This is a predicted structure of a 74-nucleotide RNA (transfer RNA) from Candidatus Pacearchaeota archaeon CG06_land_8_20_14_3_00_35_12.
The RNAcentral record of the sequence draws on ENA.
Model confidence (mean pLDDT): 81 of 100.
It matches the Rfam family "tRNA". It is annotated as a transfer RNA. Its family is annotated with triplet codon-amino acid adaptor activity in the Gene Ontology.
NCBI's taxonomy places the organism under Archaea, Nanobdellati, Candidatus Pacearchaeota.
RNA sequence: GGACUCGUAGCUCAGUCUGGUAGAGCACCGGACUCUUAAUCCGGGUGUCGCGGGUUCGAAUCCCGUCGAGUCCA
Numbered sequence: 001g002g003a004c005u006c007g008u009a010g011c012u013c014a015g016u017c018u019g020g021u022a023g024a025g026c027a028c029c030g031g032a033c034u035c036u037u038a039a040u041c042c043g044g045g046u047g048u049c050g051c052g053g054g055u056u057c058g059a060a061u062c063c064c065g066u067c068g069a070g071u072c073c074a
Base pairs, nucleotide, nucleotide: 001073002072003071004070005069006068007067010026011025012024013023020057028044029043030042031041032040050066051065052064053063054062
């Protein structure tokens, strides 16, 4: 230098193929219960979907560029 894969909640990831309300588990916060803690139960998503631009009525999803991580080739 070239090709490919990945980047989404605090963490691990699903969703992308086929555009249509951003989700799961754990963690966290509030409450109930308890002498207290833990456990259990009820409630809460806490988010610039790496970043910028384009297409579209509508983009995590499609297109272009770019940054970062990894694998392979040179």